[in-house]
RNA sequence: GCACCUGAGGGGGAUGGAGUUCCCCGACAAGUGCUUUCUGAGCUGAUGACUCCUACCGGUUG
Numbered sequence: 001g002c003a004c005c006u007g008a009g010g011g012g013g014a015u016g017g018a019g020u021u022c023c024c025c026g027a028c029a030a031g032u033g034c035u036u037u038c039u040g041a042g043c044u045g046a047u048g049a050c051u052c053c054u055a056c057c058g059g060u061u062g
Stems, first nucleotide, its partner, number of pairs: 010025004016053006033043004
């Protein structure tokens, strides 16, 4: 440079970021926590899981 093919290699897993991995979904989707006396009250956790960072909470020491 030409030819052919494909259709943008994505989104999500109860609040932030990154890596690894697992699962789910195909945009009309997956997903949007739990308990209860239920328009009120209460509880756990920044993860689907692991590691790290940040934020938050508790304790101890200086």

Predicted 3D model of a 62-nucleotide RNA (Fluoride riboswitch aptamer (crcB RNA motif)) from a Deltaproteobacteria bacterium. The coordinates come from a structure-prediction model, not an experiment, and the mean pLDDT is 78.